[in-house]
RNA sequence: AAAUAAAAAAGGCAAACCAUAGGAAACUUUGGGACGCAAAGCUAUAGGGACUUCAUCGAUGUUGCGAUAGGUCAGCCAGUUACCGAA
Numbered sequence: 001a002a003a004u005a006a007a008a009a010a011g012g013c014a015a016a017c018c019a020u021a022g023g024a025a026a027c028u029u030u031g032g033g034a035c036g037c038a039a040a041g042c043u044a045u046a047g048g049g050a051c052u053u054c055a056u057c058g059a060u061g062u063u064g065c066g067a068u069a070g071g072u073c074a075g076c077c078a079g080u081u082a083c084c085g086a087a
Base pairs, nucleotide, nucleotide: 012037013036017032018031019030021028022027035075041080042079043078047077048076049073050072051071054070056067057066058065
């Protein structure tokens, strides 16, 4: 100097639930709250997967059904960036 890389330290994010605002819904904003997370940072027609069904189309004859994202999920996988640091 390089590789591997634990403990510790400095911190970070924030599930469910409650209130608040938006939305047809999924879900999201803001505040409280912590289940947890070494990427629980970022990326959604630039990969896969999942959720919803307003519009649209079909069917039906009143309500209910089917198809389908122009919607949503990154705390589903994935891609990509990144803090500290022994023997």